[in-house]
RNA sequence: ACCGAGAAGGGCAAACCCACCGUGAGGUGGGGACGCAAAGCCACGGGCCCCUGACCGCAAGGGCAUGGGUAGCCGGGUUACCGAAG
Numbered sequence: 001a002c003c004g005a006g007a008a009g010g011g012c013a014a015a016c017c018c019a020c021c022g023u024g025a026g027g028u029g030g031g032g033a034c035g036c037a038a039a040g041c042c043a044c045g046g047g048c049c050c051c052u053g054a055c056c057g058c059a060a061g062g063g064c065a066u067g068g069g070u071a072g073c074c075g076g077g078u079u080a081c082c083g084a085a086g
Stems, first nucleotide, its partner, number of pairs: 002086001003083002011036002016031006034072001040078003044075003047070004052065002055062002
């Protein structure tokens, strides 16, 4: 350094509920724990989701563009606690 133990001490907190913010996706705080070894941080690539717009379509619907969201979808970048085995 990789790695991640039926290790120690700790940490975070899904769904759901309440309050607030947002048109929305969703976010923040409180309660709550399904899980997590980066579930710390960053929207850089892909995915998914939302708003708006024009376009195609008889319609159902479809993809596209600008902007936004998601780091607990994946990849990538970056920083970091502890320490057995290998």